[in-house]
Context: one part of a larger RNA
RNA sequence: UCCAGCGAGUUAAUUUCAUGCGCAAGGUUAAGUCAUUUGACGGAGCCACAGUGAAAGCGAGCCUGAAUAGGGCGAUUAAGUGUAUGGAAUUAGACCCGAAACCGGGUGACCUAACCAUGGGCAGGCUGAAGCGCAGGUAACACGUGCGUGGAGGGCCGAACCGCUAACGGUCUGCAAUCAGUGCUCGGAUGACCUGUGGUUAGCGGUGAAAUGCCAAUCGAACUCGGAGAUAGCUGGUUCUCCUCGAAAUAGCUUUAGGGCUAGCGUCAUGUACGGUAGCAUGAUGGGGUAGAGCUCUGUUAAGGACUGGGGUCCGCAAGGAUACCCACCCUUAACAAACUACGAAUACGAUAUGUGGAACCACGGCAGUUAGAACGGCGGGGCUAAGCUCGUCGCUCGAAAGGGAAACAGCCCAGACCAUCAUCUAAGGUCCCUAAAUUUACACUAAGUGGGAAACAAGGUGAGAUUUCUUAAACAACUAGGAUGUUGGCUUAGAAGCAGCCAUUCAUUUAAAGAGUGCGUAACAGCUCACUAGUCAAGAGAUCUUGCGCGGAAAAUGUAACGGGGCUCAAGUGUAGUACCGAAGUACAUGGAUGUCGUAUUUGUACGGCAUGCGUGGUAGAGGAGCGUUCCUAUCUGCGUUGAAGUCGGACUGGAAAGUUCGGUGGAGCGUUAGGAAGUGAGAAUGCUGGA
Repeated sequence: UCCAGCGAGUUAAUUUCAUGCGCAAGGUUAAGUCAUUUGACGGAGCCACAGUGAAAGCGAGCCUGAAUAGGGCGAUUAAGUGUAUGGAAUUAGACCCGAAACCGGGUGACCUAACCAUGGGCAGGCUGAAGCGCAGGUAACACGUGCGUGGAGGGCCGAACCGCUAACGGUCUGCAAUCAGUGCUCGGAUGACCUGUGGUUAGCGGUGAAAUGCCAAUCGAACUCGGAGAUAGCUGGUUCUCCUCGAAAUAGCUUUAGGGCUAGCGUCAUGUACGGUAGCAUGAUGGGGUAGAGCUCUGUUAAGGACUGGGGUCCGCAAGGAUACCCACCCUUAACAAACUACGAAUACGAUAUGUGGAACCACGGCAGUUAGAACGGCGGGGCUAAGCUCGUCGCUCGAAAGGGAAACAGCCCAGACCAUCAUCUAAGGUCCCUAAAUUUACACUAAGUGGGAAACAAGGUGAGAUUUCUUAAACAACUAGGAUGUUGGCUUAGAAGCAGCCAUUCAUUUAAAGAGUGCGUAACAGCUCACUAGUCAAGAGAUCUUGCGCGGAAAAUGUAACGGGGCUCAAGUGUAGUACCGAAGUACAUGGAUGUCGUAUUUGUACGGCAUGCGUGGUAGAGGAGCGUUCCUAUCUGCGUUGAAGUCGGACUGGAAAGUUCGGUGGAGCGUUAGGAAGUGAGAAUGCUGGA
């Protein structure tokens, strides 16, 4: 990992609801007794027949209250009760498996820790303490003197032994269940040494040269049995089929936040509803203070003006005056606001009338699940007008939705799958090839492979529109020529002459025209040039604004890699308009079939059949309905079976599914149909359990 078997809503009591049956203003027995194949007896008790009050109590009324008020609960012509089955709840292990733990009684020191008793072990070598002797020495002692002797030491080196430091190395079917082996390297090796045997200490404990270490491969509290099916708001699992409907991820409260309770939303039953509910449409109507707008109020704010008032400062002895200081008021122009409003929609909401609408509404009762939501679009709050962010609200899809499109892609676009079928028309989206369908029609644009990623900004890219200036009285460009004089304007300055700077009645003269000068230049002049003018030439030239499509701005990590690819340029790109076609599980007045539900008619106890060509049939949690199969029991077929049962293998057939029937092989003794009943009743999952491969 696979296969087979086993493996999870049960049982009891009580309560409640639904259905069937019995009896009914009544229904019914319990314990028990007597009989014994299921019967009889037993009326204690329970429920109902009257309520109300805390109660005494009163009673079709009672309570509250001072009340004859008001209010609350009742009565006013009524249905219960017993039992069976089913749904649910409560109490019990209560659908199943699962803790870590807690408590009690025992068992363990043959492992290991410490201790006690009694034994055993330590090759060899080195060092050479005290003491003692002799000598030296001393008056005699002393003596850190010498030579011997001696043999001390948690002394030194180093085998056994104990340890296990480095390295090599081993690997789960291992030699070894946390490190084995080698160990030439390393530590101890007469000691706080190593070791045999026997004994002592026990879990709320022991032992510990102390690591929470060790106490039998178990230690922050051993193991074992029991309480015990501890508890688990947690995780996992929960077994046949089909049909009908079909959610929620919200609110309030919660030692509550991944759990609950109530409401909301689902389902089933009953009732009310053809005397019109919900919904929808239209009309008239109501309140509002949002969007917008506005600036009166509350605040914010730009510019100008007028001068009025106050404060400050200055002048003045004062009166008073000045003010290029500050504030407020006033006038004009122009703005901003969620917590501003003298205004004010569209929608939405309410009630109403009419129309439509046949139950989608509402009420009561049974049973739930949900209370982790997600993206997208609109309007808003928070954040950075960040987030696949977060919080509201309105909508939509996913959740619980398959199909087509978006290359792929829960939440986007189209569209909601009852089933079958070589058929039809369309949606979104597409029609050169991959790839079904136009190399479609008309007119434009784009040259960037833009299309097929991106901003501020930038630019004689190019198309369209508008406004305006000059122009055959010759424009624009180019070329030729002029561009002068008072004057070097005045001031300033070392100088300032058109051209450092300042001033201004920047004036005047000659002119076709020429600035008291546009730029370069000089120390200052000079010089070059421009404005301006004439000639040559000959027909358009310039400026501004709006707009379409493009260019630049443009750097990332494995490999083109920012059209799905190929490839595409009078497109296969972009814009406008048109026609045709393709395209889905959509549609159909295509065909056939299944099924739910409603109505009418026939029939009627149901079932069945026909018609109206009625309306429907995606689905998680979940509610409801109808069935299949397994084991056993009762009856039945006066069933089947050695002329071959069950089981098993294979084939064929039938049914809408669970399933069923039959034939053949194998097998060798039991098994089924029908009608009921009762359940240890259905396996793919639980790191399920047992066995096998």
This is a predicted structure of a 693-nucleotide part of an RNA (large-subunit ribosomal RNA, domain II) from a soil metagenome.
Model confidence (mean pLDDT): 81 of 100.
Rfam family: Bacterial large subunit ribosomal RNA.